[in-house]
Molecule: Bacterial RNase P class A
Organism: Phycisphaera sp.
């Protein structure tokens, strides 16, 4: 310098003119509902998507306990809250340094408990957790055989060699995802924590830290493998429904039938079942009729921006400043000119992907062009 990967940000600007929605000021009109004219300002995203979490707000007459059910899960902090964010701890993997170690950086973790209990670990393999002998190694000791030893035969004792029967081993090899702690030395017939050293593991207190944890020291030959996105145990959290929630106004009708309680030992109290409390109060099903019109909820917020202070940070406090969509069947647009950016045969052409508010907000997840920024990788060039 070019290309690629991942992440962050995320697009037109200015002016004129016409149109749509809303705000505000003024004039005129008004049946007081509002209409009209003019000025000024505003009008769709980083995800508005998913509807996965958490809330604000509304309703269910007012509360509490515990069970079941569901969710979260290292420690500490932030926040209105969260399954979110920040910092730290532990573990795995990768990179740098120098081969190792230490240290540093990055990334991932569904990161509480396996000594409360139950279950599972197929196949292969001898054996898969009160689990083992397939191939092998030894054969000291016992056994068998041969030779030697003294004049012959036999035998005893002794010596040497052989066999691998009895017996010993779980160190080596094999099987497997995983094999009875690892490496080394000693010891042994051959081995084995059998013993020792260093690791690993268990126990103990000490030091540092809010803590998860870490460090050094002392003791112990020493062990209960893995799996809880298996059942389960532990800790914490959780009422339900949702703006089509709800509130107000106007208009309109038509009720009928069946079952059928209890007398506080009944019923209701809104996911289920229950205790307590409260409460004179039903409940269920079937057939049929009327209405679904208007106003509101509706945008000033756990709000944005700037500065100072505190904090490693997330974030908080204080001060200043701003008002930045509210449609109602759904508005937020069209045309022209200039500029910006890209391409160009210099005539000119193009201006992108994912995608559009509907009660609001904090997150997470997913999709995605351009310019620019950050990190990494590859290639080339120069010093």
């Nucleotide at each position: 310098u070019g290309c690629g990967u991942g992440g962050g940000c995320g697009a037109g600007g200015c002016g004129a003119u016409c149109g749509c929605c809303g705000g505000u000021c003024g004039g005129c009109c008004u049946u007081c509902g509002g209409g009209u004219c003019g000025g000024c300002g505003g009008g769709a995203g980083g995800a508005a998507a998913g509807u996965c979490c958490g809330a604000a707000c509304a309703c269910g007459a007012c509360a509490g306990g515990a069970c079941a059910c569901g969710g979260u899960g290292g420690u500490g902090g932030g926040u209105a809250a969260c399954g979110c964010c920040c910092a730290c701890c532990c573990g795995g993997c990768c990179c740098g340094c120098u081969c190792c170690g230490a240290c540093g950086g990055g990334u991932c973790g569904a990161g509480g408990g396996a000594a409360a209990g139950u279950g599972c670990c197929a196949c292969a393999g001898a054996g898969a957790u009160c689990a083992g002998a397939c191939c092998g190694c030894c054969g000291a000791u016992g056994g068998c055989c041969u030779c030697g030893c003294g004049g012959a035969c036999g035998u005893c004792a002794c010596g040497a060699g052989g066999c691998a029967c009895a017996g010993g081993c779980a160190a080596g090899g094999g099987u497997g995802a995983a094999a009875a702690g690892g490496u080394g030395c000693g010891g042994u017939a051959a081995g084995a924590g059998c013993g020792c050293a260093c690791c690993g593991c268990c126990c103990g207190g000490c030091u540092g830290g809010c803590g998860a944890c870490a460090g050094a020291c002392g003791g112990g030959g020493c062990a209960c493998g893995g799996u809880a996105a298996a059942c389960c145990c532990c800790a914490c959290c959780g009422c339900g429904u949702g703006c089509a929630a709800g509130a107000c106004c106007a208009a309109g009708c038509a009720g009928g039938g069946a079952c059928g309680a209890g007398g506080a030992u009944c019923g209701g109290u809104c996911c289920g079942a229950u205790c307590c409390g409260c409460u004179c109060g039903a409940g269920u099903c079937c057939c049929g009729g009327g209405u679904a019109g208007g106003u509101u909820g509706c945008u000033u917020g756990a709000g944005g921006c700037c500065g100072u202070c505190g904090g490693u940070a997330a974030c908080g406090a204080c001060g200043g400043u701003c008002c930045u969509a509210g449609a109602g069947a759904a508005a937020u647009g069209g045309u022209c000119g200039c500029c910006g950016c890209c391409c160009u045969u210099c005539g000119g052409g193009g201006u992108a992907a994912c995608a559009a508010a509907a009660u609001u907000c904090g997150g997470c997840u997913u999709a995605c062009g351009a310019c620019c920024c950050c990190a990494c990788g590859c290639a080339c060039c120069a010093a």